[in-house]
């Protein structure tokens, strides 16, 4: 230079479009206000977690070429998929974030 990968569930966190919940109004099944409301839905991790699936290295043995060394394939086992400290600001959604910008910028 290039590659270290994709998804899928869960948690950390996260706000308030719905639900509830408190409070007010009220004839009510409505209305408004409130996330320093535990909560249901919802967003949600490069540096979390489990897991499918890709990839890379090997084994294994069956099937083809081959005079012979040897050569390629498809099924299936095993392995490995590392490291990683991080602002300010900006963006999307109803709205915020460990979401995106972003292994960013700096160390």
């Nucleotide at each position: 230079a290039a590659u270290a990968g994709a998804g899928a569930g869960c948690u950390a966190g996260g706000g308030u479009u719905c639900c509830g919940g408190u409070c007010g109004c009220c004839a009510a099944u409505g209305c408004g206000a409130u996330g320093c409301c535990u909560g249901g839905u919802c967003c949600g991790a490069g540096a979390g977690c489990u897991u499918u699936c890709g990839a890379c290295c090997u084994c294994c043995g069956g099937c083809u070429g081959a005079a012979u060394c040897c050569a390629g394939c498809a099924a299936g086992g095993g392995g490995u998929u590392a490291c990683a400290c991080g602002g300010c600001g900006g963006g999307a959604u109803a709205a915020a974030a460990g979401c995106c910008c972003g292994g960013g910028a700096g160390a």
A computed fold for a 107-nucleotide RNA from uncultured Cellvibrio sp., annotated as Guanidine-I riboswitch aptamer. Model confidence (mean pLDDT): 80 of 100. It matches the Rfam family "Guanidine-I riboswitch aptamer". A reference for the family is Barrick et al. (2004), "New RNA motifs suggest an expanded scope for riboswitches in bacterial genetic control", Proc Natl Acad Sci U S A. Rfam describes the family as follows. This family represents a conserved RNA structure found upstream of the ykkC and yxkD genes in Bacillus subtilis and related genes in other bacteria. The source organism's lineage runs through Bacteria, Pseudomonadati, Gammaproteobacteria, Cellvibrionales and Cellvibrio.